[in-house]
Context: one part of a larger RNA
RNA sequence: GAGUAACGAUAAAGGGGGUGAAAAACCCCCUCGCCGAGAGUCCAAGGGUUCCUGUGCAACGUUAAUCGGCGCAGGGUGAGUCGGUUCCUAAGGCGAGGCCGAAAGGCGUAGUCGAUGGAAAACAGGCUAAUAUUCCUGUACCUCGCAUCGCUGCGAUGGGGAGACGGAGAAGGCUAGGUGGGCCGGGUGUUGGAUGUCCCGGUUUAAGCGUGUAGGAAGCGGUCUUAGGCAAAUCCGGGAUCGCAAUUUCGAGACGUGAUGACGAGCUCCCUUCGUGGAGUGAAGUCACUGAUGCCACGCUUCCAAGAAAAUCCUCUAAGCUUCAGGCGAUGUGGGACCGUACCCGAAACCGACACAGGUGGACUGGUAGAGAAUACCUAGGCGCUU
Repeated sequence: GAGUAACGAUAAAGGGGGUGAAAAACCCCCUCGCCGAGAGUCCAAGGGUUCCUGUGCAACGUUAAUCGGCGCAGGGUGAGUCGGUUCCUAAGGCGAGGCCGAAAGGCGUAGUCGAUGGAAAACAGGCUAAUAUUCCUGUACCUCGCAUCGCUGCGAUGGGGAGACGGAGAAGGCUAGGUGGGCCGGGUGUUGGAUGUCCCGGUUUAAGCGUGUAGGAAGCGGUCUUAGGCAAAUCCGGGAUCGCAAUUUCGAGACGUGAUGACGAGCUCCCUUCGUGGAGUGAAGUCACUGAUGCCACGCUUCCAAGAAAAUCCUCUAAGCUUCAGGCGAUGUGGGACCGUACCCGAAACCGACACAGGUGGACUGGUAGAGAAUACCUAGGCGCUU
């Protein structure tokens, strides 16, 4: 220079009360403003205690601070079903033997790892200052072991089926959600009118189990035979023949049950350090319209560039076993370990040296107008961006 520039989006504040040494910024209340395909809610990645409570204000916070993602102390993450581990494989990695190479090492078979994919099973309500599909209540489901009873050809690292898959397009059936009526509870007034076609609030309920629908696909079942499926086969494939004729199979939703339960506007009582407190009670809980980008379902149609694998599962036999063992069904009984789970997550907590106008994958995403996830205004919810 200079107490100058700046104090990081022009979404915005004002009033009252409280606390305190001190209040523009902290807490409570009222009003105002901003976002609302987000500036809301929930995950993954990443971070790692930042979460909650008490206490403190040196430093950190572009100002003050009684406040804080700051200091100190205490507390907090509960799982057979969520995710991982476990089982399976992809790209890719490693790689017994092996091949190659002065050495180091490179490649690679069998194999073994490796999710971003495949594979068993849980929903609703309640509770905490802080966790919940994990705790509690209610109602379920899966898998493994054992026992009993009944029936019985069981058996794999092998065979077969299934798993099992592309892009685009169109139509149908539904549901979530939404809107309106009805119903239930309350209100009806200090202004001209208002007992009415008035105003306000509520009208919520899952998985599972039963039934097997809209619709999709395929004919289904028996007998005989058989150069294929590296051996075998009753299985699959090929051939012949008979019966049945709409039969088998997949399949949203709806309905019933779950639920004489839960929730529920409110009402009553109590404590009161007035708060998201405690206890009790508890009405209606229906019909219609609309309607998805969600489900039936990559199901159908169509196109050419022809669109993972393996395990689990079902079935078939080989060796072998065959009074056993094993398999199937029912009932009962017992087991289900280990790791993650707090909190942030279009961000002040991640990546950007910062509490940085940048960047960051997925799910949900209401109303009115609108073709619309555009845009405008609003709900729930969250903020007014730390001078």